[in-house]
RNA sequence: UACCGCUAAAGGCAAACCCCACCGAAAGGGGGGGGCGCAAAGCCAUGGGUCUAAGGCUGGAAGAGCUAAGAUCGCCAGGCUGCCGGU
Numbered sequence: 001u002a003c004c005g006c007u008a009a010a011g012g013c014a015a016a017c018c019c020c021a022c023c024g025a026a027a028g029g030g031g032g033g034g035g036c037g038c039a040a041a042g043c044c045a046u047g048g049g050u051c052u053a054a055g056g057c058u059g060g061a062a063g064a065g066c067u068a069a070g071a072u073c074g075c076c077a078g079g080c081u082g083c084c085g086g087u
Stems, first nucleotide, its partner, number of pairs: 002087004012038002017033004022029002036074001042080003046077003049072003055067004
């Protein structure tokens, strides 16, 4: 440096669910508990997917339709970085 993760050690992260007099229009995020799982479940919304629709547009109106500049990296791909062990 590249590849591999069956085993060990040190550790790490944390799904569902529950709680909050936290943020948000919502999706979602944050904190506490919890632990399904994860060798990048570390980081980046670049491409695709998915979720939401405040604002905007359509509409006579609606609890209607469309729309991402919002969200998701624990949906997939791609990029960057990295612990331990092995080859």
c-di-GMP-I riboswitch aptamer from Neomoorella glycerini, 87 nucleotides, folded computationally. Its Rfam family is "c-di-GMP-I riboswitch aptamer". Rfam links the family to the GO term cyclic-di-GMP binding. The coordinates come from a structure-prediction model, not an experiment, and the mean pLDDT is 86. Of the family's consensus pairs, 95% are formed in the model. The RNAcentral record of the sequence draws on Ribocentre. The source organism's lineage runs through Bacteria, Bacillota, Clostridia, Neomoorellales and Neomoorella.